[in-house]
């Protein structure tokens, strides 16, 4: 320089996490030419030469070591922005709602007379009548008692020598409590009653009629004021969850450049 066999080493790396720490398994970037088996999250192996054991393959370089630059991507920090939902708060020229009073003045309406004055009447109450309706007493009819109401008692019964004389059932004729019906009249009570009288009081409003006066009435929308009221939103204090962008830190895959690594034999 070429060729053969070796050996360090390679057979993914990085981030969060976990851990006294390291590596792993299991998330997540990254990436591929990057091997199989066991073993593991209240876990698995291991201590600065930090997985363990078992097997296979590449192998001194496009692959191994170092080192600069790029960066994908992860972690923390800062103030910020959106959304979100929780608990307070009533200060805010806020939105809502409420009174008040300012401004505006949409329909309609008025010389066939508007506002407004003043007069009367009605609705309004208070008494009292009259009606109606309702009940109840009176009234008037009729009914109404085996005995314990009246009257008159045939027949019987009972006294007596006799005349005579008693008590009295049926059946009649009457009643009383009671019960049935009448309402014309009469008195009481009573009312979701009345186009009803009659006095009074009331006079805000509102009707309806007639007076005087002579141009408004009327208030729809809208502004903005002051006072209030409430917390539904807004806003205002805490603090909780979710995304988005930003700076800073700090690892830092891939990737690009440089550089730097044996042994042994043969030609």
């Nucleotide at each position: 320089c070429c060729g053969u066999g070796c050996u360090a080493g390679a057979u993914g790396g990085g981030g969060a996490g976990c851990u006294g720490g390291c590596g792993g398994u299991g998330c997540c970037c990254u990436g591929u030419a990057a091997c199989c088996c066991g073993c593991a999250a209240u876990c698995c192996g291991c201590c600065u030469u930090a997985g363990c054991g078992g097997g296979g393959u590449c192998g001194a370089a496009u692959u191994c070591c170092u080192g600069u630059c790029c960066a994908a991507g992860g972690u923390c920090a800062u103030a910020u922005c959106c959304g979100u939902g929780u608990g307070g708060g009533g200060u805010c020229u806020g939105g809502u709602c409420c009174a008040u009073g300012c401004a505006u003045g949409a329909a309609g309406u008025g010389u066939u007379g508007a506002c407004g004055a003043a007069c009367a009447g009605g609705u309004c109450c208070u008494g009292c009548g009259c009606a109606a309706c309702g009940g109840g007493a009176a009234u008037c009819u009729c009914u109404g008692a085996a005995c314990c109401g009246u009257g008159u008692c045939a027949g019987g019964u009972c006294c007596u020598g006799a005349c005579g004389g008693a008590a009295g059932c049926a059946g009649c004729a009457c009643u009383a409590a009671g019960g049935a019906g009448a309402c014309u009249c009469u008195c009481c009570c009573g009312u979701g009653u009345g186009c009803c009288g009659c006095a009074g009081g009331g006079g805000u409003g509102c009707c309806u009629g007639a007076u005087c006066c002579g141009a408004g009435c009327g208030g729809a929308u809208u502004g903005g004021a002051u006072g209030g009221a409430g917390u539904c939103c807004g806003c205002c204090c805490a603090g909780g969850c979710g995304g988005g962008a930003a700076u800073g830190a700090u690892c830092g895959a891939c990737g690009a450049c440089a550089g730097g690594u044996g042994c042994a034999c043969g030609g």

Notes: A computed fold for a 267-nucleotide RNA from Paludifilum halophilum, annotated as Bacterial large signal recognition particle RNA. The coordinates come from a structure-prediction model, not an experiment, and the mean pLDDT is 76. Lineage of the source: Bacteria > Bacillati > Caryophanales > Thermoactinomycetaceae > Paludifilum. Rfam family: Bacterial large signal recognition particle RNA. It is annotated as a non-coding RNA gene.